[in-house]
RNA sequence: GGCACCAUGGCUCAGUUGGCUUAAAGCACCUGCCUCAUAAACAGGAGAUCCUGGGUUCGAAUCCCAGUGGUGCCU
Numbered sequence: 001g002g003c004a005c006c007a008u009g010g011c012u013c014a015g016u017u018g019g020c021u022u023a024a025a026g027c028a029c030c031u032g033c034c035u036c037a038u039a040a041a042c043a044g045g046a047g048a049u050c051c052u053g054g055g056u057u058c059g060a061a062u063c064c065c066a067g068u069g070g071u072g073c074c075u
Base pairs, nucleotide, nucleotide: 001074002073003072004071005070006069007068010027011026012025019058029045030044031043032042051067052066053065054064055063
């Protein structure tokens, strides 16, 4: 230098033939319950507008372009 893949709560990730208005789950976190107390179990709650910018569209996490970062391969 070239090519491919990836980027979604604090962490791990699902969702990528565009569409029910609301982005799912586990762990972690907070509150309650329980207990002498802690943990576990149970009930409830907060937290991501989807890496950044632009474009297409009635409508974008999803399609297109550019950029940033990461991983791998080739030279």
About this RNA:
This is a predicted structure of a 75-nucleotide RNA (transfer RNA) from Pelodiscus sinensis. NCBI's taxonomy places the organism under Eukaryota, Chordata, Gnathostomata, Testudinata, Pelodiscus. Its Rfam family is "tRNA". The family's RNA type in Rfam is transfer RNA.